Background: Predicted 3D model of a 253-nucleotide part of an RNA (large-subunit ribosomal RNA, domain VI) from a Patescibacteria group bacterium. The coordinates come from a structure-prediction model, not an experiment, and the mean pLDDT is 86.

Context: one part of a larger RNA
């Protein structure tokens, strides 16, 4: 831009595309079978591989805006007690978030036409014959089913509702993002951030008392602090505006 007004929600699937995968074990049974040696169909169950796909409850990994502990050296005039630099200084943890080495699901039953095969009735050809005429089964292969896209499917579908309808910008942010789009909200408000509690992590703050010459070590103290986590709470901020759009043609009056 189309989709003959214009919107806003939900859909129908022409059609593409994805899957489609396999192993060992028990049971049936040491049973049919077979002289024995060995050893089943069928039909049930059970556990794997490899693949996909979702998730973070567990285990584990990061986590460079969380806690701890230390060396050096430099700074706050000095102790203390904090801060900067040195691969985040090193080291030991670890919240959300992202991952896998971690959790849950998937390949299933079904149904249609079939191939090789296997039949049925059957003539030509008085018999026989699956096949000529008819008509049944019969594959991990076909088409369905299942999962995802999908009306530019120009054949441009259909349904509801609404019609001075909706939308946009701007704003305030997202478990969405390269931009843009998409999602939640924008005071008739919990959309950030703040503040309050809770979880969760660290792991016992600072001061200050009491011991010990000190170094430290103990009491106030499972303290103190604590990122994205979860509930709330309108205190900051989403103002107030502004654009775009709202039947053209053609009847009729």
């Nucleotide at each position: 831009c189309g989709u003959a007004g214009g919107a806003a929600u939900c859909u129908u699937g022409a059609g593409u595309g994805g899957g489609u995968c396999u192993g060992u074990c028990c049971u049936c049974a040491g049973u049919a079978c077979g002289a024995g040696a060995g050893g089943a169909c069928c039909a049930g169950g059970a556990u794997g591989g490899a693949c996909u796909a979702g998730c973070c409850u567990c285990u584990a990994g990061u986590g460079u805006g969380c806690c701890a502990g230390u060396u050096g050296u430099g700074g706050a005039a000095g102790c203390a007690u904090c801060c900067g630099c040195a691969u985040c200084g090193c080291u030991g943890g670890g919240u959300a978030g992202c991952u896998a080495c971690g959790c849950u699901a998937g390949g299933u039953u079904g149904g249609g036409a079939u191939a090789a095969g296997c039949g049925c009735u059957g003539a030509a050809a008085g018999c026989a014959u699956c096949u000529a005429a008819g008509u049944g089964c019969g594959a991990a292969g076909c088409c369905c089913g299942c999962c995802a896209c999908a009306a530019g499917a120009u054949u441009a579908g259909g349904a509801u509702u609404c019609u001075u309808a909706g939308a946009u910008c701007c704003c305030u942010a997202g478990a969405a993002g390269a931009a843009c789009a998409c999602u939640a909200g924008g005071u008739u408000g919990a959309u950030a951030g703040g503040c309050g509690g809770c979880a969760u992590g660290u792991g016992u703050a600072a001061g200050a008392c009491u011991g010990g010459u000190a170094a430290c070590a103990g009491u106030u103290u499972c303290a103190g602090c604590u990122a994205a986590g979860c509930c709330g709470u309108a205190c900051u901020a989403a103002u107030a505006a502004a654009u775009c759009g709202u039947a053209c043609a053609g009847a009729u009056c």